[in-house]
RNA sequence: GGGGCGAUGCCCGAGCGGCCAAAGGGAGCAGACUGUAAAUCUGCCGGCGUACGCCUUCGAAGGUUCGAAUCCUUCUCGCCCCA
Numbered sequence: 001g002g003g004g005c006g007a008u009g010c011c012c013g014a015g016c017g018g019c020c021a022a023a024g025g026g027a028g029c030a031g032a033c034u035g036u037a038a039a040u041c042u043g044c045c046g047g048c049g050u051a052c053g054c055c056u057u058c059g060a061a062g063g064u065u066c067g068a069a070u071c072c073u074u075c076u077c078g079c080c081c082c083a
Stems, first nucleotide, its partner, number of pairs: 001082007010026003018066001028044005046055003059075005
């Protein structure tokens, strides 16, 4: 230099344009159990709100679309192959 793959919540990781604040696991918080702890079980786990709901978010910036984590362009970073 050429080609391919990837980047998702605190961490890992799934995610076919609408049913997505986004499966599942871990961590964390609260509770149950226990003499205590661990293990196990239950609930919560982006923000606001009693709730209906609203807002923001998927590496960065743009674009397409009624609608984007998902499609397109450029860039950043990582991995693999070729030279």
Transfer RNA from a Spirochaetaceae bacterium, 83 nucleotides, folded computationally. NCBI's taxonomy places the organism under Bacteria, Pseudomonadati, Spirochaetia, Spirochaetales, Spirochaetaceae. Rfam family: tRNA. Rfam classes the family as a transfer RNA. Its family is annotated with triplet codon-amino acid adaptor activity in the Gene Ontology.